The RNA shown here (glmS glucosamine-6-phosphate activated ribozyme aptamer) has 157 nucleotides. The prediction has a mean pLDDT of 78. Of the family's consensus pairs, 88% are formed in the model. Rfam family: glmS glucosamine-6-phosphate activated ribozyme aptamer. Gene Ontology terms of the family: regulation of gene expression and catalytic activity.
């Protein structure tokens, strides 16, 4: 070092569940209540230079008991530093910006998964799971206009 095996991770709409709703069971005469055990409880698209502070963290698709409610967590925006860049042939410092690179502000241009439905599995149920088919929008890409496309000092041709 490779290679087998056997675990574990590959995860940020992510994890969790005290409300709430559901199903069964048992109490109680019952409505309905309590008590248990369980069930639900975010569908993808996007997104990570590092550290910190603050905040209700971008999109759009389904549903109308839930994606509601809490709790925790985050690649989110804004600002601070700091690192590497771009804006100039090269270095330094500032200035603007960007994490692939100057604002705007119009037009173009593509993609999903669930949910719904049909089957199947599991489960006493609520309910899970698995297949298959179909449909976004924003980031972003591109084209067009209008601004801007820099200070200083130094250096190579």
């Nucleotide at each position: 070092u490779a290679u087998u095996u056997a675990g574990u991770u590959a995860u940020a709409g992510c994890g969790c569940c005290a409300g709430g709703a559901c199903a069964a069971a048992g109490u109680a005469a019952a409505a309905u209540a309590c008590u248990u055990u369980g069930u639900u409880g975010a569908c993808g698209a996007g997104g990570a230079u590092a550290g910190g502070a603050u905040u209700u963290a971008u999109c759009g698709a389904a549903a109308g008991a839930c994606u509601c409610g809490g709790c925790g967590g985050a690649u989110a925006a804004u600002c601070c530093u700091a690192u590497g860049g771009c804006a100039u042939g090269c270095u330094u410092a500032c200035u603007g910006u960007c994490a692939a690179a100057a604002a705007u502000a119009g037009c173009a241009c593509a993609c999903a998964a669930a949910a719904c439905c049909u089957a199947g599995c599991a489960g006493a149920a609520a309910u899970g799971c698995u297949a298959a088919a179909a449909c976004a929008a924003a980031a972003a890409u591109g084209c067009u206009a209008u601004u801007a496309c820099g200070u200083a000092a130094g250096u190579u041709u």